[in-house]
């Protein structure tokens, strides 16, 4: 002392990336802002800098000057000279200025860190010790004069002092040279000691002191210099680098070692353990983060380094190659009298500039520290303080307690209320901070006085008053926190997933809530989470990832025993690991931050002692690893040569005749010049049937007729020999299918390209006919493959079973069989492993060793560069940009031009139709003022509509109304309302007249009705069926859909429900890790088929009686029919066959009915955002003198067309006429209407009966009998039209139905295609009903007549179950690829253009050191002098910065044009892939 979450999917597991929650910051930005403490504050332009300050000091080193005072002298009393004292200071001189302060440009380096070393070194001031301090000399500033210059600054002459300068003396424990002695060490050497010779010192001052300086020497301390071990970023698309380069000898130089420099000699040195080159970077203590290991970082504080406008150079000095010194060169700025000069803030402030961004031209030397001085003291932008900034950390406050009428207001609301909320008001209390007033420090000292910038600050006391003090972000999930309104894929949000297209908890606002709080958010960066580079701590069969293969180099690793060493290793000791920081314990500021003290720690390095197990090293030894040898058999192992037969093709000849060939079907092609076919002979090339086998061999690629030669390897056996000789293997070299390339051969078949024929919308394909490279051989390249077991090699260990190839042994045989064992090759399977699939002694198990490789997808195995190649190309191998996934395994579905099984009027077999005609009707379209609206594959279209002339009616035109045509409330009013008539008007409406004038009553009134102002509200067939309820359609009356418990699986899920049978059926039986259950199926319900019982009018009538023209007409009856109630009946119950002795099935008996008897009602979980807001209901939105309401008229009935559904036909199985039978089910009072009469008829007049088993509609029709028509546009067909009528209705013009007469169209059985139906069915015939005033060919019912066919399940359609594949899951109407077109983005190439830094070569060559020269110049020493010694100027030379020139290399920017790439809701062309993806896919 280790926390996770979101996101790939319909769901799951694993892989894997992206994203979030945490911490930190020299930060910035937005909004906001009360106080204090402690810190921090140009990260960018090492850009340029105005102004001021940042290094001076010493008069106790020196001469002079000045000021003041005192004294003395002189005095013309103006002054002047001199001495002394005090103060001061330009100059000489000393010390300091090399510290302190700043910055991080450069630097990948002994620069830094750490640890050693210097026997190779220096060190002013300081400390200690020893010794000395004698005696001389000559100058130069200041100053004076002259003089140049604009200035800066000089020049000349003259004077002068010193602790300035120069000789001399003295001198060793100094230095040098030489000669010895002793000791030590580390190679050179070091220490010590003796002798001789030569050489080298000094300075004084003063306040007179134990003063302070000065000189030599020794030592210490401090500071520095040099050397070495180890550590210290990225790139190999940088692999070779190097000429002072590596070493030596000798010199020079330095404080000192050293190629540091030079001459000569040698040819070395560095590098895969990464040299060189390129890029980037000051390093560290530390800081941030992290569980740690690590990763990132190097502000502030501390140590080191480097730099000071850029580059170069030396001088002075103890120390510099010198930030506020000098010289030169460059750039820049300033002054100028144009001659010439001056400057360097990366010191503190400050300015401009750059930038997202970083402060005052402040106070003070009081403290700490530094320089100088004897000291006083002076100087100190070091430092101490203050100012500015929420920049950070820490602390405090903005009040506390009580207070429910839960106030008002706000927001929400289901209108009840909820919430803001004890919050406020109000009452009581407190006063931190801020404010005012009074007092008032510590910091100041070893010290008596004095000394404080901060500062009248901190702190203390008093005073007044809740008074002056809260914001920011968030509220879809992650992630704590939700509502309303606005908006309507717009505006916008967004860290990821994702929100927004009219009900947004995701945008904006408000209310509320949550979080943090003087801050809160955002952005940026780093670590974390990320075990997502894995040392701790990952992987590679299929997710990314095993090299194509072996032999082998370096390297890594390595069998048994013994001895030694001690490099690794382990333990103890020592040194070091600065301080600060972190941690622990204490302490000081009221606390904390902060500060102080102590401890621990600093995981490291060095050194020493010890141990000897393990690794290593050395030696000896062993045989089991490895190898050798013996013997034996197996094999498509390799290379070369030779040989063989079958087949294809071609050639020759014969036979033979019209076709052959090819395909799904064809055609191109070949053939009467004789093909194909067939026979014989010949030529040539290639490949080797059968044997043949998850058989063999090989490292892999790969290897297949036979024989011979040469040759590699493996295996078994034996246990003789060697004695660890082994394993792996980066680079490198070798082998390496096919295709391809080069040269030369060869060429039968096959066959890219190509040609033709087909197919097709097209067909640059699939199919066909041809056909060239190539395939073959030799030699040489290429070096890649899905080179796969998608599985690197080696060794050891870890259950079995079963096959097969090669060998050996054993038992036993006549031969086999059998047992044991080694090597190889397969299958199954346990443990174990694994995400799963699977692997499983041939591991993907358990372990060890070595190599290779991976780190999201795309861009891309691409570009550039390098290497290889003749080329094709290979190998190595990125980035920008883009994206939230891509991918694996398994699951459930769905789908398949996958498979299996099964069903359905699904096909087939039939019958009748539709599609053609005319008409009816619906729809589309068109038209229109309007042609209201809805329904649109099946599952819209004779549908909503069971019935549009007005009405309906929703549409249009016009005329009207506005609390409304309708509901509730309503102050008030009336006695009405209503009805009738009249006038105007198209009517609504308006006016007038008349009529009418309610109920109850306790007489107060109440109820009801009507009118009615203002206003609440009504109203809407307006929108949204994608906000909904309800209802309905459909798959489908298909047999399915699920659950509980258990079991299996990490899980999604599976099992059950699968399997074998069977069924109409998940129906039943059997089996089974399942056992049960539910919704469905079936049954229960209704109708119908049979008989029975009961009942018997309006139905019925056998018997009896009556009666009529006739008649159940009447009495009567309860037999029959019938009506309608009740039970019964059918259950595979019985028999036989099959089957498993089951379920069940086939056949049979009986029965009215037989295997669900026929029909109906009944519709599982769900699917289609299926239909309906116009049946109804309903949220939200919209209209409100109109999108509401009323009225008249019109429209929904339009008409070039197209489609659906029907009717009638096309005729003789028929039409027409006459005669004349047999139903069922219904309806009827605003009704059905008999009979009668009239009319040709529709119908009219009249009206019995009947609210119905009674009466009526009502005639059933087809059928039947008779007659006629005789195959024709007809005696078929009836459209259209004319005339005249009838009916309904206020009204038949637009726009009804019917009748009669006349007219008499198309149509002669219907193309492609398509529909219904399996029995009382189809077909055909009529009847009724709903709606309805009237208006069916539609719809819903009813009965009559009454067939044909079903072999069967290959095919079409739909469905069920199992299985398989899948890249689909919005689920194949899916998914998805590429070109082209458009827009944008980044990028490669590109004639070139342009720039940057680095290196090289050459030219020029400043300052300056060094060297040479030095005819010129010179005070000190020598010399009387001349001159000498020495020095200087000048000149020359080497080196040498900047500059110039040149050739290349590298990196960047840009470039007409060009290449591909990426991205982009609805572009074009096709259909490549996913299913057998329709030609299996892929490399």
């Nucleotide at each position: 002392u280790u926390a996770g979450a979101g996101u790939u999917u319909g769901a799951u597991c694993a892989u894997g990336g992206c994203u979030c929650a945490g911490g930190a910051c020299g930060a910035a930005c937005g909004c906001u802002g009360g106080c204090g403490g402690c810190g921090u504050g140009c990260c960018u332009a090492a850009c340029a800098c105005a102004u001021g300050c940042a290094a001076g000091u010493c008069g106790a080193a020196c001469g002079g000057g000045g000021u003041a005072g005192a004294g003395a002298g002189c005095u013309u009393c103006g002054g002047u000279u001199u001495u002394c004292u005090a103060c001061u200071u330009a100059g000489u001189g000393g010390c300091g200025a090399a510290c302190g302060g700043g910055u991080g440009a450069g630097u990948a380096a002994c620069g830094c860190g750490u640890g050693a070393g210097a026997a190779a070194c220096c060190u002013g001031c300081c400390u200690u010790u020893c010794a000395g301090u004698g005696g001389g000399g000559g100058a130069c500033a200041a100053c004076a004069g002259u003089u140049g210059g604009a200035a800066a600054c000089g020049a000349c002459u003259g004077c002068u002092a010193a602790u300035a300068c120069c000789g001399c003396a003295u001198a060793a424990u100094g230095u040098u040279a030489c000669c010895g002695g002793g000791g030590g060490g580390c190679a050179u050497c070091c220490c010590u000691u003796g002798g001789u010779a030569a050489c080298c010192a000094a300075a004084g001052c003063u306040u007179a002191a134990u003063g302070u300086g000065c000189u030599g020497a020794a030592a210490g301390a401090u500071g520095g210099u040099c050397u070495c071990g180890c550590g210290u970023c990225u790139g190999a698309u940088u692999a070779g680098c190097u000429a002072g380069a590596u070493g030596g000898c000798g010199g020079g130089g330095u404080a000192a070692c050293g190629g540091c420099c030079c001459a000569c000699c040698a040819u070395g040195g560095c590098g895969a353990c990464g040299a060189u080159c390129a890029g980037u970077a000051g390093c560290c203590g530390g800081u941030c983060u992290g569980a740690g290991a690590g990763g990132a970082u190097g502000a502030a504080c501390g140590g080191c380094c480097a730099c000071a406008u850029u580059g170069g150079g030396a001088c002075u000095g103890a120390g510099a190659u010198a930030c506020g010194g000098c010289c030169c060169a460059g750039a820049c700025u300033c002054c100028u009298a144009c001659g010439g000069g001056a400057g360097g803030c990366a010191g503190c402030a400050g300015u401009g500039g750059g930038g997202a961004a970083u402060a005052u031209u402040g106070g003070g030397c009081a403290a700490u520290g530094g320089g100088c001085g004897a000291a006083a003291g002076c100087c100190u932008g070091a430092c101490c303080c203050a100012g500015c900034a929420a920049c950070g950390c820490c602390g405090c406050g903005u009040g506390a307690a009580g207070g429910a009428a839960g106030a008002a207001g706000g927001c929400c609301u289901u209108c009840g209320g909820g919430u803001u909320g004890u919050a406020a008001a109000c009452u009581u209390c407190u006063u931190u901070u801020a404010c005012c007033a009074g007092g008032g420090a510590c910091g100041a000292a070893g010290a008596a006085c004095g000394u404080g910038a901060c500062g009248g600050u901190a702190c203390c006391u008093g005073g007044a008053g809740a008074a002056a003090a809260a914001g920011c972000a968030a509220c879809g999930g992650c992630u704590a926190a939700c509502u309303a309104c606005g908006u309507g894929c717009c505006a916008g949000c967004a860290g990821c997933c994702g929100c927004g297209g009219u009900a947004a908890u995701a945008c904006g606002u408000a209310g509320g809530u949550u979080g943090c709080a003087a801050g809160c958010g955002u952005u940026g960066u780093c670590c974390g989470g990320a075990u997502u580079u894995a040392c701790u701590g990952g992987g590679u069969g299929u997710a990314a990832a095993g090299g194509g293969c072996g032999a082998g180099u370096a390297g890594g690793c390595g069998g048994a025993g013994a001895u030694g060493c001690a490099a690794g290793u382990u333990g103890g000791g020592a040194g070091u690991g600065a301080a600060a920081u972190c941690c622990c314990g204490g302490g000081g500021c009221u606390c904390a931050a902060c500060c102080c003290c102590g401890g621990a720690a600093c995981u490291g390095c060095u050194u020493u002692c010890a141990a000897a197990a393990c690794u290593g090293c050395a030696u000896c030894c062993c045989u089991u690893g490895a190898g050798u040898a013996u013997c034996g058999g197996a094999g498509a192992g390799g290379c070369a040569a030779g040989c063989g037969g079958a087949a294809u093709u071609c050639c020759u000849a014969g036979u033979g005749u019209a076709g052959c060939g090819g395909u799904g079907a064809a055609a191109u092609g070949c053939g009467u010049a004789g093909a194909u076919a067939u026979u014989a002979g010949g030529a040539g090339g290639a490949a080797c049937a059968c044997c043949a086998g998850u058989g063999g061999c090989g490292a892999a690629g790969g290897c297949g007729g036979c024989u011979u030669g040469c040759u590699g390897g493996a295996c078994a056996u034996u246990a003789a020999c060697u004695g660890a000789c082994g394993c792996u293997g980066a680079g490198g070299a070798g082998c390496g299918a096919a295709a391809g390339c080069g040269u030369g051969g060869g060429g039968a078949g096959c066959a890219a390209a190509c040609a033709g024929g087909a197919u097709u919308a097209g067909a640059u394909a699939c199919c066909c006919u041809g056909g060239u490279a190539g395939u073959c051989c030799a030699c040489g390249c290429c070096g890649u493959a899905a080179a796969c077991g998608a599985u690197g090699g080696a060794u050891a260990c870890u259950a079995g079973g079963u096959g097969u190839g090669g060998g050996a042994g054993g038992u036993c045989u006549g031969a086999c069989c059998c047992c044991u064992u080694c090597c190889g090759u397969g299958c199954c399977g346990g443990a174990g492993u694994a995400a799963a699939c699977a692997c499983a002694a041939u591991a993907a198990g358990u372990a060890u060793c070595c190599c290779a490789c991976c780190u999201g997808g795309g861009g891309a195995g691409u570009a550039c560069g390098g290497c290889c190649g003749c080329a094709a190309g290979g190998u190595u191998g990125a980035a920008a940009c883009u994206u939230a996934a891509a991918g694996g395994a398994a699951u459930u579905g769905a789908c398949g031009g996958g498979g299996g099984c099964c069903c359905g009027c699904a096909c087939a077999a039939g019958c009748a139709g539709c599609g053609g005609a005319g008409c009816a009707u619906g729809u589309g379209g068109u038209u229109u003022a309007a042609u209201u609206c809805g329904a649109c594959g099946c599952a819209a279209c004779g549908c909503g509509a069971a019935g549009a002339a007005c009405c309906u009616u929703a549409c249009c035109a016009g005329g009207u109304c506005u609390u409304g045509a309708c509901a509730u409330c309503g102050a008030u009013g009336u006695a009405a309302a209503g009805c009738a008539u009249g006038u105007a008007g198209a009517g609504a409406u308006a006016c007038a007249u008349g009529u009418g004038a309610c109920u109850c009553u306790u007489c107060g009134g109440a109820g009801g009705a009507c009118a009615g102002a203002a206003g609440a509200c009504a109203g809407g067939u307006g929108g949204u069926g994608c906000a909904u309820g309800g209802u309905u359609g459909u798959c489908g009356u298909c047999a399915g859909c699920u659950c509980g418990u258990g079991u299996c699986g990490u899980g999604a899920g599976a099992u059950g429900u699968u399997g074998g049978g069977u069924u109409a059926a998940g129906u039943c039986c059997c089996g089974c890790a399942a056992c049960g259950a539910g919704c469905g199926c079936a049954a229960c319900c209704c109708c119908u088929a049979u008989g029975a019982u009961c009942a018997g009018u309006u139905a019925c009538u056998a018997a009896c009686g009556g009666g009529u023209a006739a008649a159940g007409c009447c009495g009567a009856g309860g037999a029959c029919u019938c009506u309608g109630a009740u039970a019964a009946g059918a259950c595979u119950g019985c028999c036989g066959g099959g089957g498993a002795c089951a379920a069940c099935u086939c056949g049979g008996a009986g029965g009215a009915a037989g295997g669900u008897g026929g029909g109906g009602a009944c519709g599982a979980c769900g699917u289609c955002a299926a239909a309906u807001c116009a049946g109804c209901a309903u949220g939200c939105c919209c209209c409100u003198u109109a999108u509401g309401a009323c009225c008249u008229g019109g429209g929904c009935u339009a008409c070039a067309c197209a489609c659906g559904u029907g009717c009638u036909a096309c005729a003789a199985u028929g039409g027409u006429g006459a005669c004349a039978a047999c139903a069922a089910a219904g309806a009827g009072g605003u009704g059905c209407a008999a009979a009668g009469c009239g009319g040709u008829g529709a119908c009219g007049c009249u009206g019995a009966g009947c609210g119905g088993a009674u009466c009526u509609c009502a005639a059933a029709a087809a059928a039947g009998u008779c007659a006629u028509c005789u195959c024709a546009g007809u005696u078929c067909g009836g459209a259209c039209u004319g005339u005249g009528g009838g009916c309904u209705g206020c009204a038949a013009c637009c726009c009804g139905c019917c009748c009669a007469c006349a007219c008499g169209a198309a149509g002669u059985u219907g193309g492609a295609g398509u529909u219904g139906c399996u029995a009382g069915u189809a077909a055909u015939c009529g009847c009724g009903g709903a709606u309805c005033a009237g208006a069916a060919u539609g719809c819903c019912g009813c009965g009559g007549u009454g067939a044909a066919u079903a072999c069967g399940u290959u095919c079409c359609c739909g469905g069920g179950c199992c299985u398989u594949g899948u890249a689909c899951a919005c689920a194949c109407c899916g998914c998805c690829c590429g070109u082209c077109a458009c827009a944008c983005c980044a990028u490669g190439g590109g004639a070139g253009u342009u720039g940057a830094g680095a290196g090289c070569a050459c030219c020029c060559g400043a300052a300056g050191u060094c060297g040479g020269u030095g005819a010129g110049g010179c005070a000190a020493c020598c010399g009387c002098a001349a001159g000498g010694a020495g020095c200087c100027a000048g000149c020359c030379g080497c080196c040498g910065a900047a500059g110039g020139u040149g050739a290349g290399a590298u990196c960047g920017a840009u470039g007409a044009c060009u290449g591909g790439g990426g991205u982009g809701a609805a572009g074009u062309c096709g259909u490549a892939a996913c299913a057998a993806g329709g030609u299996a896919a892929c490399c």

Predicted 3D model of a 1483-nucleotide RNA (small-subunit ribosomal RNA) from an uncultured bacterium. Rfam family: Bacterial small subunit ribosomal RNA. Model confidence (mean pLDDT): 85 of 100. The sequence is in RNAcentral, with records from Greengenes.